[in-house]
RNA sequence: UUGAAUUAAAGGCACACCUUUUCGAAAGAAGGGGUCGCAAAGCCACCGAUCUAAGGGAUGUUCCUAGGAUAGCGGGGUUACCGGA
Repeated sequence: UUGAAUUAAAGGCACACCUUUUCGAAAGAAGGGGUCGCAAAGCCACCGAUCUAAGGGAUGUUCCUAGGAUAGCGGGGUUACCGGA
C1' cells in the first nucleotide's frame, strides 16, 4: 500500500431453533446450547431503509410520532488478523 489474489494456516464470529433472565412497554437485548452462514457477521445509529410505540399527540373501535431497536438490510466512518505487492 492492497483485498479474494489463497479455494491456504493460526484463530474468530454465530442465522433459524431450544432454553434461562431480579433485562425491556414493545421491538429487541444478554447468558447457555446450536451452527445457516460470514474476510470485517469487529466497533460507531452519521445517511437511507426496516421494526416497535412506552411516553406524547390527533380528526380516536383507530391513526401519527423515536430520545427505543436492527452494524447478520444497504451506504459511510473507523480499527484489525492473515495473505499479496
c-di-GMP-I riboswitch aptamer from a Gammaproteobacteria bacterium, 85 nucleotides, folded computationally. The prediction has a mean pLDDT of 83.